Transfer RNA from a Methanobacteriota archaeon, 72 nucleotides, folded computationally. Its mean pLDDT, the model's own confidence on a scale to 100, is 82.
[in-house]
RNA sequence: GCGGACAUGGUCUAGUGGUUAUGACAGUAGGUUCCCAACCUGCUAACCCGGGUUCAACUCCCGGUGUCCGCA
Numbered sequence: 001g002c003g004g005a006c007a008u009g010g011u012c013u014a015g016u017g018g019u020u021a022u023g024a025c026a027g028u029a030g031g032u033u034c035c036c037a038a039c040c041u042g043c044u045a046a047c048c049c050g051g052g053u054u055c056a057a058c059u060c061c062c063g064g065u066g067u068c069c070g071c072a
Base pairs, nucleotide, nucleotide: 001071002070003069004068005067006066007065010025011024012023018055026044027043028042029041030040031039048064049063050062051061052060
């Protein structure tokens, strides 16, 4: 230099055009227990950045940034 994959709560992750963005861990409040752990319930918190297409974009397209892989 060329090609490809990926980027979503604090962490990991689902979501391939339309309902309130999914689940787990973590945190927090409550229940249970003599206490703790475990278990149950609620709550907190996220779409890498800019532009385009569309009635509508996490999703499609272009560019950028970062990480990883391959080729030279």
Lineage of the source: Archaea > Methanobacteriati > Methanobacteriota. Rfam family: tRNA. By type it is a transfer RNA. The sequence was found in a public genome assembly.